[in-house]
RNA sequence: GAGUCGGACAGGCGGCCGCGUCGGGCCCUCGGGCCCGCCGAGGAACGUCCGGGCUCCACAGGGCAGGGUGGUGGGUAACACCCACCCAGGGUGACCUGCGGGACAGUGCCACAGAAAGCAGACCGCCACGGCCCACCGGGUUCGCCCGGGACGGCUGCGGCAAGGGUGAAACGGUGGUGCAAGAGACCACCAGCGCACCGGGUGACCGGUGCGGCUCGGCAAACCCCACCCGGAGCAAGGCCAGACAGGGAGCGUUCGAGGGCUGCCCGCCCGAGCUCCCGGGUAGGCCGCUGGAGGCGUGCGGCAACGUACGUCGUAGAUGGAUGGCCGCCACCUGUGCCGGGGAGACCCGGCACAGGCACAGAACCCGGCGUACCGUCCGACUCAU
Repeated sequence: GAGUCGGACAGGCGGCCGCGUCGGGCCCUCGGGCCCGCCGAGGAACGUCCGGGCUCCACAGGGCAGGGUGGUGGGUAACACCCACCCAGGGUGACCUGCGGGACAGUGCCACAGAAAGCAGACCGCCACGGCCCACCGGGUUCGCCCGGGACGGCUGCGGCAAGGGUGAAACGGUGGUGCAAGAGACCACCAGCGCACCGGGUGACCGGUGCGGCUCGGCAAACCCCACCCGGAGCAAGGCCAGACAGGGAGCGUUCGAGGGCUGCCCGCCCGAGCUCCCGGGUAGGCCGCUGGAGGCGUGCGGCAACGUACGUCGUAGAUGGAUGGCCGCCACCUGUGCCGGGGAGACCCGGCACAGGCACAGAACCCGGCGUACCGUCCGACUCAU
């Protein structure tokens, strides 16, 4: 100098105004209002993609259907997550990426191009044979030509071949030799690959080695399918409690022997007068609980490569319900740009200071956790790699 991986932070202080829960005080027309105090979003609170807790419903057991997962071994409450390793691919490297079971169970597909895309095929090409033409050669000639031959040439027919060219993401191994009319695993040596057996290492995926075999077997399962394992459904608008109004049911009292109401502090009195009171269960509006202390954070020790587990200590401060957590100003910090000054340098440029202007993200709880994915102005720290 160029990179790879991981972690932390993501404005600070002050003033003014404002919002919500809770606690205290005062006032109150019991609805609430005012004052004071504490506390009041995130690394992703987001998307709601996956997994669980919790709640209700369902459920003897098993199966079908449907959905999901998919190298191996661990971690975990669980996972499609995490860790370690294996394999494949990429990178000089640190490292990164992988929907990474099965294609001799069966079915199906392989666009375009190309001759041929699955137990394939012959366009150009190579070769043998046949036919025709012909350069040319030999002989004859009346100089017009005739006869014979005829290629390492051209055209064509019928065959052989799959080496070479060409197409494609992919063309039935690669290199060299033997062989052949030309060729070809047709044969041979080595290599690659496949299958089987054995030996060694590893818990395992797998790795290393030896021998044999036919000489070579394409890809797609995010196509159906097969195999192994997992999965009951709905979700805090879960669910529970209190409970107006209205409708319903029951009981009691009462309708000139007058319940009840009004005037009233009470009695008497006067007036109105057919309903009044209580209970029951349902549950609407409304209110309350669920509601935040948990698979919790941090530190240290121990076990483990790690994810993680465990012991001890320590911390603890959102809980709204039309939904609070905000706005303005000042100073400082940070970033960018411009200008000026100072220093360094051969230069490009670098460092420091001052001034001005602009910027200071992404985004916001709603039952709670564990993940994943996505968004994000920037700053800082650590480990490692490559080059000089």
Bacterial RNase P class A from uncultured Cellulomonas sp., 388 nucleotides, folded computationally. Model confidence (mean pLDDT): 77 of 100. NCBI's taxonomy places the organism under Bacteria, Bacillati, Actinomycetes, Cellulomonadaceae, Cellulomonas. Its Rfam family is "Bacterial RNase P class A". Its family is annotated with tRNA processing, dimeric ribonuclease P complex and ribonuclease P activity in the Gene Ontology.